[in-house]
RNA sequence: UAAUGAAAAAGCCAAACACCGAGUGAUCGGUUGACGGAAAGCCACGGAUCUUUUGUAAAAGAUAGCCGGGUUGCCAAA
Numbered sequence: 001u002a003a004u005g006a007a008a009a010a011g012c013c014a015a016a017c018a019c020c021g022a023g024u025g026a027u028c029g030g031u032u033g034a035c036g037g038a039a040a041g042c043c044a045c046g047g048a049u050c051u052u053u054u055g056u057a058a059a060a061g062a063u064a065g066c067c068g069g070g071u072u073g074c075c076a077a078a
Base pairs, nucleotide, nucleotide: 004076005075012037013036018031019030020029021028022027035065041071042070043069045068046067047066048063049062050061051060052059053058
């Protein structure tokens, strides 16, 4: 450096449910909570799914905790 994820340490993130708020909606933010996660950090680039509008073929959006890709990064045995 690349690949990999056994053991341990230090920290990190936070599903569902409930409450409050934003949005037509998918969904998002906060509190609580911890199912899980070595990229569950970041980027909608490809696919997928979902929403809205509509002239039904497009447009505008959502999901990075659906898969792939890009990029940065903690620890470490064989």
Overview:
Predicted 3D model of a 78-nucleotide RNA (c-di-GMP-I riboswitch aptamer) from Desulfobacterium sp. Its Rfam family is "c-di-GMP-I riboswitch aptamer". Clan: c-di-GMP_I riboswitch clan. Gene Ontology term of the family: cyclic-di-GMP binding. About the family: GEMM was predicted in a large-scale screen for bacterial structured RNA regulatory elements. The sequence was found by an Rfam model in a public genome assembly. Its mean pLDDT, the model's own confidence on a scale to 100, is 85.